[in-house]
């Protein structure tokens, strides 16, 4: 310079092929239980889905640009 991949709650992922409800674990709060704390168990919290744009009624998913991170080629 070229090419693949990746990027989603504090954290680790599903979800993207084939557009229509952001799910799940950890976690953190509250409560029940306990003498207390751990385990459990029930409740609630938290993500404009790396940036901007662009098609669409509608984008985590398509398209196009940049950014970060990994890998291969030269």
């Nucleotide at each position: 310079g070229g090419g693949g991949c990746u990027g989603u709650g504090g954290c680790c992922u599903a979800g993207u092929c084939c557009g229509g409800g952001a799910a799940g674990g950890c976690g953190g709060c509250u409560g029940a239980c306990u003498c207390c704390a751990g385990a459990u168990c029930a409740g609630c919290c938290g993500a404009u889905c790396g940036u901007g744009g662009g098609u669409u009624c509608a984008a985590a998913u398509c398209c196009c640009u940049c950014c970060g991170g990994c890998c291969c080629c030269a």